[in-house]
Context: one part of a larger RNA
RNA sequence: CACCGCCCGUCAAGCCAUGGAAGCUGGGGGUACCUGAAGUUCGUGACCGCAAGGAGCGACCUAGGGUAAAACUAGUGACUGGGGCUAAGUCGUAACAAGGUAGCCGUACCGGAAGGUGCGGCUGGAAUACCUCCUU
Numbered sequence: 001c002a003c004c005g006c007c008c009g010u011c012a013a014g015c016c017a018u019g020g021a022a023g024c025u026g027g028g029g030g031u032a033c034c035u036g037a038a039g040u041u042c043g044u045g046a047c048c049g050c051a052a053g054g055a056g057c058g059a060c061c062u063a064g065g066g067u068a069a070a071a072c073u074a075g076u077g078a079c080u081g082g083g084g085c086u087a088a089g090u091c092g093u094a095a096c097a098a099g100g101u102a103g104c105c106g107u108a109c110c111g112g113a114a115g116g117u118g119c120g121g122c123u124g125g126a127a128u129a130c131c132u133c134c135u136u
Stems, first nucleotide, its partner, number of pairs: 003099001005096001008092002011089001013086004018081003023076005031068005039061001041059004047054002102123009
């Protein structure tokens, strides 16, 4: 400062963080498939070797490379949703006194906004009257 009070919501402005979002970019890992060096092992071995064995060839495994779809994760994203904050913006006036229609809770519908209306509930409602009790 004390009703010339307090106070609510929309809208407008600035700042901040944040949700959604077609997508875009990146990250690490896994899975499936393709390929697959060297090498071990196994097989083969018409060539070499008197022989033992070997060259060669094949198979399995595999470092690496490639492809695919999905998941995870980070950033970004037209647009979009609300939130917070900010002396002196806009519209109204919902609440606080019976706040000028008592208020509040739940719910449905409606409305620029606070909100309004219906139904149910509560008194944390005022005033008046009545009843009961107490006092004079």